This is a predicted structure of a 77-nucleotide RNA (transfer RNA) from an uncultured Chloroflexota bacterium. Model confidence (mean pLDDT): 83 of 100.

[in-house]
RNA sequence: GGCCCCGUGGUGUAGUGGCCUAACACAUCGCCCUGUCACGGCGAAGAUCACGGGUUCGAAUCCCGUCGGGGUCGCCA
Numbered sequence: 001g002g003c004c005c006c007g008u009g010g011u012g013u014a015g016u017g018g019c020c021u022a023a024c025a026c027a028u029c030g031c032c033c034u035g036u037c038a039c040g041g042c043g044a045a046g047a048u049c050a051c052g053g054g055u056u057c058g059a060a061u062c063c064c065g066u067c068g069g070g071g072u073c074g075c076c077a
Stems, first nucleotide, its partner, number of pairs: 001073007010026004018057001028044005050066005
């Protein structure tokens, strides 16, 4: 350098055109439960969906570019 894959709350993931006002688990906070802690139950907060542009009535989702990470192949030494 070519090709392929990935980037979504603090962490790990789901969602692959419209039921997304983005879901789940863990973590955090509050309440309940308990003699206490843990477990458990209920609830809350927390996401520019990597960035920019495009397509579309409508984009986390499709297309192009950029950045970052990973894999693979190759070039120079």
Background
Rfam family: tRNA. Rfam links the family to the GO term triplet codon-amino acid adaptor activity. It was read from a public genome assembly.